Source information: Small-subunit ribosomal RNA, 5' domain from an uncultured prokaryote, 531 nucleotides, folded computationally. The prediction has a mean pLDDT of 81. RNAcentral holds the full RNA, with entries from ENA. Its Rfam family is "Bacterial small subunit ribosomal RNA".
Context: one part of a larger RNA
RNA sequence: GAACGAACGCUGGCGGCGCGUUUUAAACAUGCAAGUCGAACGGUAGAGAGGUGCUUGCACCUCUUGAGAGUGGCGAACGGGUGAGUAACACGUAAGUAAUCUGCCUGGGAAUUGGGGAUAGCCUGUGGAAACACAGGGUAAUACCGAAUACGCCCUAUAGUAGGGAUACUAUAGGGGAAAGGGGCUAAGGCCUCGUUUCCAGAUGAGCUUGCGGUUCAUUAGCUAGUUGGUGGGGUAAAGGCCUACCAAGGCGACGAUGAAUAGCCGGCCUGAGAGGGUGACCGGCCACACUGGGACUGAGAUACGGCCCAGACUCCUACGGGAGGCAGCAGCUAAGAAUCUUCCGCAAUGGACGAAAGUCUGACGGAGCGACGCCGCGUGAACGAAGAAGGCCUAACGGUUGUAAAGUUCUUUUCUUGUUGAGGAAUAAUCACUGUAGGGAAUGACAGUGAGAUGACGUUAAACUUGGAAUAAGCACCGGCUAAUUACGUGCCAGCAGCCGCGGUAACACGUAAGUUGCAAGCGUUGUUC
Numbered sequence: 001g002a003a004c005g006a007a008c009g010c011u012g013g014c015g016g017c018g019c020g021u022u023u024u025a026a027a028c029a030u031g032c033a034a035g036u037c038g039a040a041c042g043g044u045a046g047a048g049a050g051g052u053g054c055u056u057g058c059a060c061c062u063c064u065u066g067a068g069a070g071u072g073g074c075g076a077a078c079g080g081g082u083g084a085g086u087a088a089c090a091c092g093u094a095a096g097u098a099a100u101c102u103g104c105c106u107g108g109g110a111a112u113u114g115g116g117g118a119u120a121g122c123c124u125g126u127g128g129a130a131a132c133a134c135a136g137g138g139u140a141a142u143a144c145c146g147a148a149u150a151c152g153c154c155c156u157a158u159a160g161u162a163g164g165g166a167u168a169c170u171a172u173a174g175g176g177g178a179a180a181g182g183g184g185c186u187a188a189g190g191c192c193u194c195g196u197u198u199c200c201a202g203a204u205g206a207g208c209u210u211g212c213g214g215u216u217c218a219u220u221a222g223c224u225a226g227u228u229g230g231u232g233g234g235g236u237a238a239a240g241g242c243c244u245a246c247c248a249a250g251g252c253g254a255c256g257a258u259g260a261a262u263a264g265c266c267g268g269c270c271u272g273a274g275a276g277g278g279u280g281a282c283c284g285g286c287c288a289c290a291c292u293g294g295g296a297c298u299g300a301g302a303u304a305c306g307g308c309c310c311a312g313a314c315u316c317c318u319a320c321g322g323g324a325g326g327c328a329g330c331a332g333c334u335a336a337g338a339a340u341c342u343u344c345c346g347c348a349a350u351g352g353a354c355g356a357a358a359g360u361c362u363g364a365c366g367g368a369g370c371g372a373c374g375c376c377g378c379g380u381g382a383a384c385g386a387a388g389a390a391g392g393c394c395u396a397a398c399g400g401u402u403g404u405a406a407a408g409u410u411c412u413u414u415u416c417u418u419g420u421u422g423a424g425g426a427a428u429a430a431u432c433a434c435u436g437u438a439g440g441g442a443a444u445g446a447c448a449g450u451g452a453g454a455u456g457a458c459g460u461u462a463a464a465c466u467u468g469g470a471a472u473a474a475g476c477a478c479c480g481g482c483u484a485a486u487u488a489c490g491u492g493c494c495a496g497c498a499g500c501c502g503c504g505g506u507a508a509c510a511c512g513u514a515a516g517u518u519g520c521a522a523g524c525g526u527u528g529u530u531c
Stems, first nucleotide, its partner, number of pairs: 001531004006527005013378006019371002021336001026334001028332001030331003035074003040071002046065008081289003091213007100206002105202008113147001115145002122137006153176010181194005215261003222252003227249008264286004268279004291312005314325004342368001344367003350364001351362004381411004391402004416468001419465003425458001431452007475520003479516001480501003486515005496503002
C1' cells in the first nucleotide's frame, strides 16, 4: 500500500447491487418447511330435489352432489441446512468398465388371454388415562396369487466367425420367464386415448477400478495374520480377502511405512510485476453428516434431516401400568461471545411433486423488513458579492488571519414535500373458433399451425407530470521526523502522549484546550488477520 463474512469509538442524508452466528455439530417453546391423484377402488357423514308410510316430524326408497378417513399409484433418495468426522481413490485431473445398474423421459418391435382367494374402510364388541391395540362378520381394485401364450429376452450344450485373451456375435437343440385396467366417442360392430407387460437402443443419473497431484512432526523407524498371494465355495447390479475353508509366506517402509497432530476437497477469492504466499465466507461442482452409537426394511435409487427397530444421554406427558420427542430446513427463543437480522408477504414469475386437465402443495424461489457490514453512484446548493462588516485567534498594537467565507442580491430544485397519472416483469393454460396431416365407415381423439382467451406478492412499484421552498442533510482523524499540514495559552519528568525514533523536570511546533492548517468524506479513525 492492498484486502476483509469483521469488531470497537465518534458521526450519520438518499438510492442501486451484494452480504449478515467466523463462537457452542450447545439446548430448544410456537408456527410453517411433502404432498398429490375420485379419469385406479369400495363407498360414507352431510346437502339438494322427488316419492311412499303416516304416530306431522321421523323412517324408508330413487336421483344429483359430496367432504373427512381408508385401500392403491407416484413422490417423499429431489429441493433446503451444516462442516462434526475424514490425510482417504474423500477431492481435482486423466483414463478404464471385455466387471455393472438406471424409475420417470425419447426412438423402435411385440403383446395386453382367462381365473382365484383375501384384506382395510364399514358393522358389532372388548382392553387402555393416553399412545394405541385385539376379536368376530362382511366388501372393492391398476392391491395380492396361480394358469395360458411369448418374436426379441435369460440359462445350458454344440458348431462357426471375430479377438492376443477372459469373451462377443451368428445358427441349432433343450429348459425358463409377462401383463391391468381407466376415460372419451359411436351406426353399439368397434374406434381413439392414457396406462400395463416384454425386448432392443438412446439420454440422464449412479456404482466400481487405476495413473498423477495437493498438510505438519523422525524429539514417531519399523508396521502387518484376512495380513500378501493362490485354489474351491459363497455373496453382490458388478471385479475383488468382500466373506469363508484349505494351501503357500508373503506384503509395506528413509522415494518416509506405521503412529500422532491438524484439516471437508475443488472451481475460485485475497495479495503480488511475476514466481510465489495466504485462504476455501457468499455463488457453483463433489464428499460427509442429521441428538450419540449400531442395524436392516421398502424401493429404480437410501448418509433414508422432518421413515422404522435396538441401545444411550437429555427433555416432556402420565391415572405410575406406560407413552412422546429430535430446528446442522424458514422465522424465532435461551446460552456463549467483541459480534451477525423479521416468529413478514406471495406462489404473480422461475423451478419441482402429483394430476388427462382445472388445480393442489412448495420457508425451493420471487419479494419486502432490519444492519453504513461492503462496493458503486448522488446530494448537503449555484452565480455575483470588500464598508475586506461583526465576532474569534495572533500581534511589536501598525496590522495580520478566519475570508467571498458570512450578510445581501439574483437563480436552480438533484434530493425533500403535496397531489395526479402510471409501464415492464404475463409467456400463455383450460376453453372456444378455423385450417391441414395420418388413420378410420363415421365421431371423439392424436399431431402441426393460426386467431381469441384469465392471472401481479412486490405495490401507495419504477418512471413521468405537478405544489412549495435553500428549503431536509458533515463529520472524523491528524499537524516533531518518517508524513501533507503551526501558533497561543495551561501544565511543569506531574497530568499525559507514543507505530518507530522518542516528547514532558517553567517560554513543550510532540501532553491538554483554543484558533488556524492538512487529509479523507457519509464516513473517519483504532484494533485484529493475510499478502